The RNA shown here (transfer RNA) has 73 nucleotides and comes from a Candidatus Azambacteria bacterium. Rfam family: tRNA. By type it is a transfer RNA. Its family is annotated with triplet codon-amino acid adaptor activity in the Gene Ontology. The sequence was found in a public genome assembly. The coordinates come from a structure-prediction model, not an experiment, and the mean pLDDT is 83.

[in-house]
RNA sequence: GGGCCGGUAGCUCAUCUGGUAGAGCACCCCGUUUGCACCGGGGAGGUGGCGGGUUCAAGUCCUGUCCGGUCCA
Numbered sequence: 001g002g003g004c005c006g007g008u009a010g011c012u013c014a015u016c017u018g019g020u021a022g023a024g025c026a027c028c029c030c031g032u033u034u035g036c037a038c039c040g041g042g043g044a045g046g047u048g049g050c051g052g053g054u055u056c057a058a059g060u061c062c063u064g065u066c067c068g069g070u071c072c073a
Stems, first nucleotide, its partner, number of pairs: 001072007010025004019056001027043005049065005
């Protein structure tokens, strides 16, 4: 320098061909318990790496760029 994969909640990851972004764990509250844990219920938490474009509508399509992994030179 080039090819491929990835970047989404605090962490690990979904989101099946464009239609208002979710799960588990963690965190907070309530129930349960003498109390803690477990268990049950509820809640908060997101500029989808960053910019531009297409579209009525973009995490998803096109494009530039940054970062990480991997392969080639």